[in-house]
Context: one part of a larger RNA
RNA sequence: GGACGAACGCUGGCGGUAUGCUUAACACAUGCAAGUCGAACGAGAAAUCAUCUAAUGAAGCUUCGGCUGAUUUAGAAGAUGGAAAGUGGCGAACGGGUGAGUAACGCGUGGGUAACCUGCCUCAUGGAAAGGGAUAGCCUCGGGAAACUGGGAGUAAAACCUUAUAGAUAUAUCUUUCGCAUGGGAGAUGUAAGAAAACUCAGGUGCCAUGAGAUGGACCCGCGUCCCAUUAGCUAGUUGGUGAGAUAACAGCCCACCAAGGCGACGAUGGGUAACCGGUCUGAGAGGGCAAACGGUCACACUGGAACUGAGACACGGUCCAGACUCCUACGGGAGGCAGCAGUGGGGAAUAUUGCGCAAUGGGGGGAACCCUGACGCAGCAAUACCGCGUGAGCGAAGAAGGUUUUCGGAUCGUAAAGCUCUUUUAUCAGGGAAGAUAAUGACGGUACCUGAUGAAUAAGUCCCGGCUAACUACGUGCCAGCAGCCGCGGUAAUACGUAGGGGACAAGCGUUGUCC
Numbered sequence: 001g002g003a004c005g006a007a008c009g010c011u012g013g014c015g016g017u018a019u020g021c022u023u024a025a026c027a028c029a030u031g032c033a034a035g036u037c038g039a040a041c042g043a044g045a046a047a048u049c050a051u052c053u054a055a056u057g058a059a060g061c062u063u064c065g066g067c068u069g070a071u072u073u074a075g076a077a078g079a080u081g082g083a084a085a086g087u088g089g090c091g092a093a094c095g096g097g098u099g100a101g102u103a104a105c106g107c108g109u110g111g112g113u114a115a116c117c118u119g120c121c122u123c124a125u126g127g128a129a130a131g132g133g134a135u136a137g138c139c140u141c142g143g144g145a146a147a148c149u150g151g152g153a154g155u156a157a158a159a160c161c162u163u164a165u166a167g168a169u170a171u172a173u174c175u176u177u178c179g180c181a182u183g184g185g186a187g188a189u190g191u192a193a194g195a196a197a198a199c200u201c202a203g204g205u206g207c208c209a210u211g212a213g214a215u216g217g218a219c220c221c222g223c224g225u226c227c228c229a230u231u232a233g234c235u236a237g238u239u240g241g242u243g244a245g246a247u248a249a250c251a252g253c254c255c256a257c258c259a260a261g262g263c264g265a266c267g268a269u270g271g272g273u274a275a276c277c278g279g280u281c282u283g284a285g286a287g288g289g290c291a292a293a294c295g296g297u298c299a300c301a302c303u304g305g306a307a308c309u310g311a312g313a314c315a316c317g318g319u320c321c322a323g324a325c326u327c328c329u330a331c332g333g334g335a336g337g338c339a340g341c342a343g344u345g346g347g348g349a350a351u352a353u354u355g356c357g358c359a360a361u362g363g364g365g366g367g368a369a370c371c372c373u374g375a376c377g378c379a380g381c382a383a384u385a386c387c388g389c390g391u392g393a394g395c396g397a398a399g400a401a402g403g404u405u406u407u408c409g410g411a412u413c414g415u416a417a418a419g420c421u422c423u424u425u426u427a428u429c430a431g432g433g434a435a436g437a438u439a440a441u442g443a444c445g446g447u448a449c450c451u452g453a454u455g456a457a458u459a460a461g462u463c464c465c466g467g468c469u470a471a472c473u474a475c476g477u478g479c480c481a482g483c484a485g486c487c488g489c490g491g492u493a494a495u496a497c498g499u500a501g502g503g504g505a506c507a508a509g510c511g512u513u514g515u516c517c
Base pairs, nucleotide, nucleotide: 001517002516003515004514006513007512008511009510010509013389014388015387016386017385018384019382020381021347026345027344028343030342031341032340035090036089037088040087041086047080048079049078051076052075053074054073055072059068060067061066097300098299099298106225107224108223109222110221111220112219113218116217117216121213122212123211124210125209126208127207129163130162131161132160138154139152141150142149143148169192170191171190172189173188174187175186176185177184178183198205199204226272227271228270233263234262235261238260239259240258241257242256243255245253275297276296277295278294279290280289281288282287302323303322304321305320306319325336326335327334328333353379355378356377357376361375362373363372364371365370392422393421394420395419402413403412404411405410427454428453429452430451431450432449436444461506462505463504464503465502466487467486468485472501473500474499475498476497482489483488
């Protein structure tokens, strides 16, 4: 000098764009953050409609006996309707958060899989035949304070099960060809197992099998990736083999047996620290520092462990077990997990609203209408940062008054003020009023912007003035009080302390502190 997710002191007009718990991965009240589909299924509340029955009985007619019968109420069965709950499908593995752990194939980079998987999507080929038994909801009887739960009767499906069908699937053998050792491709033959679901508003949407693609993932390898040797030896599933198992798949991944290996001064092992990268700051560069925001990868979800479901998880707002903590309890037993968005307490030098909207972009479900979406779009708060604008412009010497100083003549603040003439960014008020999204739909928002009116009106501070270093005098103080980044000032004439006048620098900021180059 530059930089900052900064903080502190003094000060503070406006706008735009960004950014905003760096500390306790501390604990959390409350609300919201993942649903959707009736075009898979049974069932169906409210409400509405007309019909029937019973009661009511306005009004009208009347031969005074009655008749027609509005209205209201109750009940019955029905139609329309579609709430809540349930079965089923898809989603919930995305999106959002955090950086505790991890020095590792975690990340980066370049390769490999002749060792792999892939829902939804695209293309292609073929197929959808025949049957069956349940179960939830609901009803009913119970247990329990609750959470919840037991038994019984009946019921549906694109839920579940059985059978059939079968090649381009699997496996074995053979042939051929290729290769990279195990082997790969193509063809033939034999064997074996395994499928299905329909709905419809008639337009379609789905279902099963197989192949190919796309996308997403999994695994392996080379190289790179902080400090300590005041850490020098480490290792028994350890290193390798054979076989069996497990997996989507390779592999000590796991197991049985066999061998005795494997790593290490090219730093093993141990300890400390740390998510990694694109980037970002600095620097002429080489390099050094950092890892906020934005983007990619990884890891985690109260702590530890485990699997289930599924194309995908060993699963933040799923399940089970254990633990700590909090809460409820009828003491028998239960409930919970903000490192989602707001918000609270606590910690701290320090970091915001319990806001609006799904209008846009994107995501989930749905054929669609649409529903959901604290992703996101916006608004609010903060000079936290960067950028832009303003706080007026011109003329104006009796160089006014006043302050300061003085050699008492003057000098200086100073064209500064006053005064005169203008302007209106900003401000306030009034009127109009978007784009963003169009077939329609605008949270932002009566915002941006435009027009008019008013009136210099609403708007300047902070630090410094001994040298480095731009900027000087007076008074007070008297090694005191104090200053200070370094050198150093102060003990009676202090340009260095304090105040004033003047001056310098930067400016809605200025200065200080911290950290990095």